[in-house]
RNA sequence: ACUCGACAAGGGCAAACCGCUCGAAAGGGCGGGACGCAAAGCUACGGGCCUGACACCCUGUGUCUUCGGGAACAGGAACACGGCCGCCGAGCUACCGAA
Numbered sequence: 001a002c003u004c005g006a007c008a009a010g011g012g013c014a015a016a017c018c019g020c021u022c023g024a025a026a027g028g029g030c031g032g033g034a035c036g037c038a039a040a041g042c043u044a045c046g047g048g049c050c051u052g053a054c055a056c057c058c059u060g061u062g063u064c065u066u067c068g069g070g071a072a073c074a075g076g077a078a079c080a081c082g083g084c085c086g087c088c089g090a091g092c093u094a095c096c097g098a099a
Stems, first nucleotide, its partner, number of pairs: 004097002012037002017032006035086001041092003045089003048084003057076005063070002
């Protein structure tokens, strides 16, 4: 130095849940709280997973109409450009040092 990871030392992070808050949602932020974590540090790059707003499309209502059609509202379908690194892989970086 690399691999590796002790019931080591000093520390670190913080699931569920609760409060406040941002968001359409998934989810995020802050505080509390600890199930866990040796990269549970960082990057959505590959796979995967979650959500489905706007536009488009379909159906309906109903309205306007120059009768060609158009706006609005409700429902549906599909959709990531929205998320998750505490799902797996990849990349980058890092504390300690027993076997």
About this RNA:
c-di-GMP-I riboswitch aptamer from an uncultured Armatimonadetes bacterium, 99 nucleotides, folded computationally. The prediction has a mean pLDDT of 86. Its Rfam family is "c-di-GMP-I riboswitch aptamer". About the family: GEMM was predicted in a large-scale screen for bacterial structured RNA regulatory elements.